[in-house]
A computed fold for a 77-nucleotide RNA from Micromonospora sagamiensis, annotated as transfer RNA. The organism belongs to Micromonospora, within Bacteria.
C1' cells in the first nucleotide's frame, strides 16, 4: 500500500432483502418477598446505532470518505 470482517446503552450481542416508538441477556436503581441478605418477581433509568456527507417520503440497514479494532496479502538496503 491492497483486500476482507467488525464498531449498536456500563459489558456481551441481535436487528443490516430500508418502514417509521431500536431490542435481548447481564449489570444498575426502586418496590415486593425476607429477621437481614441472596435468590425470585414487578417496574424503571440508561442509546445522537464510530464520525462526516450523500441517496430516499423514510437510513442502524444502501452509497462515499475518514477514524478505531482484528485478520490476510504485498513491499521492505
Nucleotide at each position: 500500500g491492497c483486500c476482507c470482517c467488525c464498531g449498536u446503552g456500563g459489558c456481551g450481542c441481535a436487528g443490516c432483502u430500508g418502514g417509521a416508538c431500536a431490542g435481548c441477556g447481564c449489570g444498575c436503581g426502586a418496590c415486593a418477598c425476607u429477621a437481614c441478605g441472596a435468590a425470585u418477581g414487578u417496574c424503571g433509568a440508561g442509546g445522537u446505532c464510530g464520525c462526516a456527507g450523500g441517496u430516499u417520503c423514510g437510513a442502524a440497514u444502501c452509497c462515499u470518505g475518514c477514524c478505531g479494532g482484528g485478520g490476510g496479502c504485498a513491499c521492505c538496503u